RNA sequence: CGAGUCGGCCGGACGGUCGCGGGGUCGCGCUCGGGGAGACCCGGGCGGGGCCUCGAGGAAAGUCCGAGCUCCAUGACGCAGGGUAGCGGGUAAUGCCCGUCCGCCGCGAGGCGAGGACCAGCGCCACAGAGACGAGUCCGGCCCGCGAGGGCCGGGGUGAAACGCGGCAAGCUCUACCCGGAGCAAGGCCGAAUAGGAGGGCGAUGCCGGGAUUCGUCCCGGCGCAGGUGCGUCACCGAGCCCUCGGGUAGGCCGCUCUGAGCCGGCGGGCAACCGCCGCGCCAAGAUGGAUGACCGUCGUCGCGGGACUCCCGCGACACAGAACUCGGCUUACAGGCCGGCUCGUCGA
Numbered sequence: 001c002g003a004g005u006c007g008g009c010c011g012g013a014c015g016g017u018c019g020c021g022g023g024g025u026c027g028c029g030c031u032c033g034g035g036g037a038g039a040c041c042c043g044g045g046c047g048g049g050g051c052c053u054c055g056a057g058g059a060a061a062g063u064c065c066g067a068g069c070u071c072c073a074u075g076a077c078g079c080a081g082g083g084u085a086g087c088g089g090g091u092a093a094u095g096c097c098c099g100u101c102c103g104c105c106g107c108g109a110g111g112c113g114a115g116g117a118c119c120a121g122c123g124c125c126a127c128a129g130a131g132a133c134g135a136g137u138c139c140g141g142c143c144c145g146c147g148a149g150g151g152c153c154g155g156g157g158u159g160a161a162a163c164g165c166g167g168c169a170a171g172c173u174c175u176a177c178c179c180g181g182a183g184c185a186a187g188g189c190c191g192a193a194u195a196g197g198a199g200g201g202c203g204a205u206g207c208c209g210g211g212a213u214u215c216g217u218c219c220c221g222g223c224g225c226a227g228g229u230g231c232g233u234c235a236c237c238g239a240g241c242c243c244u245c246g247g248g249u250a251g252g253c254c255g256c257u258c259u260g261a262g263c264c265g266g267c268g269g270g271c272a273a274c275c276g277c278c279g280c281g282c283c284a285a286g287a288u289g290g291a292u293g294a295c296c297g298u299c300g301u302c303g304c305g306g307g308a309c310u311c312c313c314g315c316g317a318c319a320c321a322g323a324a325c326u327c328g329g330c331u332u333a334c335a336g337g338c339c340g341g342c343u344c345g346u347c348g349a
Stems, first nucleotide, its partner, number of pairs: 001345010012299007020055007028047008057320001061331002064329005069183004081179005086100005101115001102113004116174002121172002123168003133164001138155007187254004197245006206223007225238001227237002262282002264279006300318008
């Protein structure tokens, strides 16, 4: 220098102008409740504003494993069902991680492994090969048979395996160990209006006169009445109205993001994963139609073009993606870039 392998990290920077969500604080406006003779005071709700402060990720993703948390279920053992599988260790736990043995791949660094059991039973054994598991006879020799053929021994070839307690559990199965279910729309609290429910109270469907009648009732006139508008009077309508309690719905609050199996640094233990101690070190989205954005300038990286000759100018591009209860993993996506260990090859000293 080239090719490769393993591990770790970043994933635009700064400034300006608007905008959005959370928290704190201070005014303003509207409104409700209480107090006061009143000026006004106290408390709550809604809206808008000023200032301060915080505001996505390495995967927030897939929801594939494992947990915390919540509710339901739950006597023990077993069956069924699901999962895991060399050995040892780590962890809250895991199917994750570390170490190591064995097998396979690679010159190597290294990578991959669905690596318990076929002396329990069932099933299967491609291609090649004459024959593939209660099998078969290609070649030679011997024996039996009139013969077709059969038996025994030896050999060559194919194949993962050629008759031998064959091979396969990436087939059923067996063995050992593990596993209750649902998930923050979990779950808890407050709770209208309207319409149902329960209890209580108030009030009618009436009264009088006349007429008709098929004797059921109907028509006309007058009087009376809850409620219907804040109250009163009149007119009109004409059977409900009021109070209390209880459940649910709409809606609201909590759960909710808080100090956490957290991050960083140092020391110690361990091959490592990881663990222990110390610092009085660091942190800080929490929406609920769902905020975390847009534009401009300077710089950065990359590509193209030009001038020029290692510095300028112009244009373009800068990924994958986006929280919704919270963690630990795995997997998948990703423009561009940085750092380190190791291997192989070539050249030079």
A computed fold for a 349-nucleotide RNA from a Chloroflexota bacterium, annotated as Bacterial RNase P class A. The sequence was found by an Rfam model in a public genome assembly. Its Rfam family is "Bacterial RNase P class A". Rfam classes the family as a ribozyme. The model forms 94% of the base pairs in the Rfam consensus.